A computed fold for a 128-nucleotide RNA from a Deltaproteobacteria bacterium, annotated as c-di-GMP-I riboswitch aptamer. It matches the Rfam family "c-di-GMP-I riboswitch aptamer". Rfam links the family to the GO term cyclic-di-GMP binding. Model confidence (mean pLDDT): 76 of 100. It was read from a public genome assembly, where an Rfam model found it. NCBI's taxonomy places the organism under Bacteria, Pseudomonadati, Myxococcota, Myxococcia.

[in-house]
RNA sequence: CUUUGCUUAGAGCAAACCCGGGGAAACCCGGGGACGCAGAGUAACGGGACUAAAGAAGACCGGGCACCUCCUCCUGAUAUAACUUCCUGACACGCGCACCCAGCUUCCAGGUUAGCCGAGCCGCCAAA
Numbered sequence: 001c002u003u004u005g006c007u008u009a010g011a012g013c014a015a016a017c018c019c020g021g022g023g024a025a026a027c028c029c030g031g032g033g034a035c036g037c038a039g040a041g042u043a044a045c046g047g048g049a050c051u052a053a054a055g056a057a058g059a060c061c062g063g064g065c066a067c068c069u070c071c072u073c074c075u076g077a078u079a080u081a082a083c084u085u086c087c088u089g090a091c092a093c094g095c096g097c098a099c100c101c102a103g104c105u106u107c108c109a110g111g112u113u114a115g116c117c118g119a120g121c122c123g124c125c126a127a128a
Stems, first nucleotide, its partner, number of pairs: 002128004012037002017032006035115001041121002045118003048113003055107004062101003072090002076086002
């Protein structure tokens, strides 16, 4: 230096789960705890996987606002109209469309994962 992890020594890391904290979530951090790991060291470059806050699209319901129609009332017009015609305006109720808000569904990474794989960087011991 190369290959390998059968053997040796001293170490190292820490899955699930529990507690505390962060995050919309995936997940992360600290403590406990060990399923495992010879790179379970580092680092999101490529692929995979996970999540979907923001964004986009869709459907339908609820709420809000304005408009329109009808009813009622108000103002005025006409020879008259208290009522029946027309005009102006108003409240409540109801209906429909558009918009806004919340919820729902789908898409989507710039989020997450190095203990999924590949490539990169650095490194311990032993054997041949």